[in-house]
Molecule: Bacterial small signal recognition particle RNA
Organism: Candidatus Aminicenantes bacterium
RNA sequence: AUCCAGGAGCCUGGCGGUGCCGGGCCUUGAACCGUGUCAGGCCCGAGAGGGAGCAGCACUAAGGGGAAUCCGGCAAGCGACCGGGAUCUCCUGGAUCUC
Repeated sequence: AUCCAGGAGCCUGGCGGUGCCGGGCCUUGAACCGUGUCAGGCCCGAGAGGGAGCAGCACUAAGGGGAAUCCGGCAAGCGACCGGGAUCUCCUGGAUCUC
């Protein structure tokens, strides 16, 4: 110096972790402009009854908050994890040639 083999760096796929976002779940959440039930009162009716309907109560929407877990997405100088890749750099071993 050349060839072969292996490894590392580089690019990349998968898996895992980390962070963020969304969903699910829990909780909170409507004086009136949501639903239901509508005390009282009001209205209609001779009456029986009926009507609209405030408060209250219940359910829920937008929104707010949230421990753990589940599902999905995104990200990167995370991971002595498992693979792939063309050629370049470096390391190790072997062989050959030359000085």